[in-house]
Context: one part of a larger RNA
RNA sequence: CGUCGAUACUUGAGGGGAAUUGACUCUAGUACGAGAGGACCGAGUUGAACAGACCUCUGGUCUACCUGCUGUCGUGCCAACGGCACCGCAGGGUAGCUAUGUCUGGAGCGGAUAAGCGCUGAAAGCAUAUAAGCGCGAAGCCGGCCCCAAGAUUAGGUAUCUUUUAGACCCGUGAGAGAUGAUCACGUUGAUAGGCGUUAGGUGUACGCGCUGCAAAGCGUUGAGCCGUGACGUACUAAUCCGUCGAUCUCGUCGGG
Numbered sequence: 001c002g003u004c005g006a007u008a009c010u011u012g013a014g015g016g017g018a019a020u021u022g023a024c025u026c027u028a029g030u031a032c033g034a035g036a037g038g039a040c041c042g043a044g045u046u047g048a049a050c051a052g053a054c055c056u057c058u059g060g061u062c063u064a065c066c067u068g069c070u071g072u073c074g075u076g077c078c079a080a081c082g083g084c085a086c087c088g089c090a091g092g093g094u095a096g097c098u099a100u101g102u103c104u105g106g107a108g109c110g111g112a113u114a115a116g117c118g119c120u121g122a123a124a125g126c127a128u129a130u131a132a133g134c135g136c137g138a139a140g141c142c143g144g145c146c147c148c149a150a151g152a153u154u155a156g157g158u159a160u161c162u163u164u165u166a167g168a169c170c171c172g173u174g175a176g177a178g179a180u181g182a183u184c185a186c187g188u189u190g191a192u193a194g195g196c197g198u199u200a201g202g203u204g205u206a207c208g209c210g211c212u213g214c215a216a217a218g219c220g221u222u223g224a225g226c227c228g229u230g231a232c233g234u235a236c237u238a239a240u241c242c243g244u245c246g247a248u249c250u251c252g253u254c255g256g257g
Base pairs, nucleotide, nucleotide: 001151005161006160007159008158009157010156014148015147016146017145020048021047022046023045024044025043026042032037050105051104052103053102054101058099059098060097061096065092066091067090068089069088070085071084072083073082074081075080109143110142111141116136117135118134119133167245168244169243171187172186173185174184175183192238193237194236195234196233197232198231199230201227202226203225208221209220210219211218212217
């Protein structure tokens, strides 16, 4: 830009992906075989590699967070804290992200066939799977499974709305999204983000005070204090107001036929 102006849901022409395989058990020590040995067919179990999704578990990371420790400087001093030292070092760690973790997948099935195996059957009184006709038969082919898909210019379909203005945008608050656009959620008829409250969870028993001890320290208050990218709640703050585009139709004016 096109597809009548929209919103939602779709059909699927066409295209892409996937397609792997081992071992074991039963059937059965059966059929077969003198024995040694040892099945087809069929049913099930469990793996490998690969692929997709996810974070409950097991782990990793986690420069939000909590705790311990050293040196030094600062807050007048003690105590308590703060800055710097690779995040100063060390021990843990939520959300998120993640694999070595978890779950799922390859198929079953249908159709047409290959090699091959057949039925009926003449030419050629026989025979012959073939000449007419009919059937079976593969990890392969076409479907089936998953994904994209109406620029499929043959531009599809359905429902609803639409100059009695449908709808979209701009703008704002944001994240299940993200380089920017885009996408998605919300905009007072509101829980979209922040704040506040409660809390899953993290760390691991704060400061101060009291008691004990000469002291370093220990004990009690105390599973304390601090945090809480998660969850729930709550209009306190900010999403205000105003705008822009937008189809057919009608009227007027101008120009052309």